[in-house]
RNA sequence: GAAGUAAGACAGACAAUCGCGGCUGUCAGGUCCGAAAGGCGGCAGACGAGGAAAGUCCGGGCUUCACAGGGCAGGAUGCCGGAUAACGUCCGGUGGAGGUGACUCCAAGGCCAGUGCAACAGAAAUAAACCGCAUGGCAGAAAAGCCGUGUAAGGGUGGAAAGGCAGUGUAAGAGACUACCGCCUCGCUGGUAACAGAGGGGGCACAUGUAAACCCCAUCCGAAGCAAGACCGGAAAAAAGCAAUGUGGCGGCCCGUCACGCUUUAGGUAGGUCGCUUGAGCCUGAUGGCGACAUCAGGCCUAGAUAGAUGAUUGUCCAACGACAUAACCCGGCUUAUCGUCUUGCUUGAUCA
RNA sequence: GCGGAUAUAGUUUAUCGGUAAAACAUUAGCUUCCCAAGCUGAGGUGGUGGGUUCGACUCCCAUUAUCCGCUCCA
Numbered sequence: 001g002a003a004g005u006a007a008g009a010c011a012g013a014c015a016a017u018c019g020c021g022g023c024u025g026u027c028a029g030g031u032c033c034g035a036a037a038g039g040c041g042g043c044a045g046a047c048g049a050g051g052a053a054a055g056u057c058c059g060g061g062c063u064u065c066a067c068a069g070g071g072c073a074g075g076a077u078g079c080c081g082g083a084u085a086a087c088g089u090c091c092g093g094u095g096g097a098g099g100u101g102a103c104u105c106c107a108a109g110g111c112c113a114g115u116g117c118a119a120c121a122g123a124a125a126u127a128a129a130c131c132g133c134a135u136g137g138c139a140g141a142a143a144a145g146c147c148g149u150g151u152a153a154g155g156g157u158g159g160a161a162a163g164g165c166a167g168u169g170u171a172a173g174a175g176a177c178u179a180c181c182g183c184c185u186c187g188c189u190g191g192u193a194a195c196a197g198a199g200g201g202g203g204c205a206c207a208u209g210u211a212a213a214c215c216c217c218a219u220c221c222g223a224a225g226c227a228a229g230a231c232c233g234g235a236a237a238a239a240a241g242c243a244a245u246g247u248g249g250c251g252g253c254c255c256g257u258c259a260c261g262c263u264u265u266a267g268g269u270a271g272g273u274c275g276c277u278u279g280a281g282c283c284u285g286a287u288g289g290c291g292a293c294a295u296c297a298g299g300c301c302u303a304g305a306u307a308g309a310u311g312a313u314u315g316u317c318c319a320a321c322g323a324c325a326u327a328a329c330c331c332g333g334c335u336u337a338u339c340g341u342c343u344u345g346c347u348u349g350a351u352c353a
Numbered sequence: 354g355c356g357g358a359u360a361u362a363g364u365u366u367a368u369c370g371g372u373a374a375a376a377c378a379u380u381a382g383c384u385u386c387c388c389a390a391g392c393u394g395a396g397g398u399g400g401u402g403g404g405u406u407c408g409a410c411u412c413c414c415a416u417u418a419u420c421c422g423c424u425c426c427a
Base pairs, nucleotide, nucleotide: 002348003347004346005345006344007343008342009341010340012317013316014315015314016313017312018311020048021047023045024044025043026042027041032039033038050324054335055334057333058332059331060330061329062225063224064223065222069255070254071253072252074221075220076219077218078217079093080092081091082090083089094108095106096105097104098103109216110215114214115213116210117209118208130155131154132151133150134149135148136147137146138145163181164180166178167177168176182204183202184201185200186199188197189196190195229274230273231272232271238265239264240263241262242261246260247259248258249257267426268425281300282299283298284297285296286295287294288293318322354423355422356421357420358419359418360417363377364376365375366374371407379395380394381393382392383391400416401415402414403413404412
C1' cells in the first nucleotide's frame, strides 16, 4: 500500500450586503394599536434547527380525570445477571448460527398441561408392508405367478417416515444385544445465574413439526393527551329526546364510590396571558466499575413561533453545483433516509519493499 | 401537532395458513343487412421489502400511499 472489520467526529468554509424570529438594553409617550384583557414602535447588541428535527414504533416526565380503588376481560414482554426515571433500550455473560480471522447476527420460556392444524405427493402423517428382503405352501421342467407369515436394513414420496452410526446377531431383519454420540432421569463439582464438566441409572414411542396457532407459566400495564390543562376579556337563544331499577365521572363488563343530569340539533366565539423551555441539560477533569453507568469538582445558558422564523445575492477557496432532510410540550431509545470526508483500534495473506 | 383506519383485476367487493374468486368493464368469435341484447371463449390482480412456517392475501416487523376524527362557551 490492498482487502476487510469495529468505534467515533464532521455535514461545505470565510467575508460583505439585504431580509426574517424571539430576547436584552436604551429612546420615544399620562398614549401608537385594541371594545377589553393585553400588545407595541425606532436604534444598538449578542443569539437562532438535526444527526436524524422524520416515522410516531416503545418508555418516562408533565397535565386533567377520585392522589387513581377491587375483580374479570384485554394488551405487552419472554435465556441469565446488571444499568436506568423507565423501556420492547443499553452493557456484560450463556447457548445457537455465519465467517480463515478481526468480528457479526438470533421474538432464545413451555408442543413428556391440554386442544387444534400438517394441503399435494405417498402404501402409511403420529399412523405403517407399495416396491424390496427372507421363508412356508400351491403350481410348474425352469422362470414368471398365486396364497400366507416375518421384517422398518434398503428404494420411492414428502418440509417431516418411528433415535444416528458401526458391529454382533439372524432365514432375512430389528435397541434384540454391545461401544460411541444423542435423549430422559438421579444426585455431585464449578458458577450469583443462564449454563458447563465429569459420573451413575434407563435400552429409549412419555420422544415429528408448528406457540410471529389457541393456550399455559412468569413479569409488567388505570385512561387520555399541550387541540392536555390553568387564568383573563368579550359574545350568545333556545328547542327536542332520554332518565331516578336512571344517567354521567369510569376508557369492554361487574362491584365499589362521587355527582345530578346526559344526548342531539340550533346559537355564540375564532381574542389575550401562562403552560414554553434551566433540563433525568451540555462541556471539561477526577474517582469507582470489564462495561452500560454512577458520584464529585469547575465552567456554560444554547430557538420558542401560533399560518408558523435560518433565506437570497456577490467575491475567494475546496474534496467543486455539497446528500438525507426543517423544531411546535420536553426528554431517553429504536427504526428508516443519507453525497461524501477524516481519525483511531484490530484482522487477513504463495502480495510489495 | 395528536389519535385511528384501509390497501386484492380498470371499478366495486369476497376468500379458516393449503392451486386467489365474483359482478360490471376490456377484448376475440358466433348471431344480424348493421347496431343493441344474447351465447361461447380469452387476458389481467394480493402496495413494497424482510421474517416465522414445509407452505403467507391471511401471522409478525419495517416502509410507502390514501382516508377519517380531534378548539372553546353555553
Predicted 3D model of RNase P RNA and transfer RNA as a complex of 427 nucleotides.
Rfam match: Bacterial RNase P class A. Its family is annotated with ribonuclease P activity, tRNA processing and dimeric ribonuclease P complex in the Gene Ontology. About the family: Ribonuclease P (RNase P) is a ubiquitous endoribonuclease, found in archaea, bacteria and eukarya as well as chloroplasts and mitochondria.
The coordinates come from a structure-prediction model, not an experiment, and the mean pLDDT is 80.